[in-house]
């Protein structure tokens, strides 16, 4: 450079339990492994969820549907940075 089929007493950990924070999407931490070669970092495009508020609807609440803020999710996709072993050239 190249690509992830094999290889590791290596790495990291989805649902699910439990516990703690958060109004909540969701974090952290024990426990568990679907998975996975960047599941290491980054909300920058897009996506997806949440809270609140406006407008719409509605007899009226709710709720779906638009908007506008703040926000989550990097294990939805694209993008940037950084990088271990082992293969082949």
């Nucleotide at each position: 450079c190249a690509a992830c089929a094999a290889c590791a007493u290596g790495c990291c950990a989805a649902a699910c339990c439990u516990g703690c924070c958060g109004u909540g999407a969701g974090g952290c931490a024990g426990g568990g492994a679907c998975g996975g070669a960047a599941a290491g970092c980054c909300a920058c495009g897009g996506g997806u969820c949440u809270u609140a508020c406006u407008g719409a609807u509605c007899a009226a609440c709710c709720g779906c549907c638009a908007g506008u803020a703040a926000g989550a999710c990097a294990g939805c996709c694209g993008g940037g940075c950084u990088g271990c072993a082992g293969u082949g050239a």

RNAcentral holds the sequence, with entries from Rfam and Ribocentre. Predicted 3D model of an 89-nucleotide RNA (c-di-GMP-I-GGC riboswitch aptamer) from Alteromonas confluentis. NCBI's taxonomy places the organism under Bacteria, Pseudomonadati, Pseudomonadota, Alteromonadales, Alteromonas.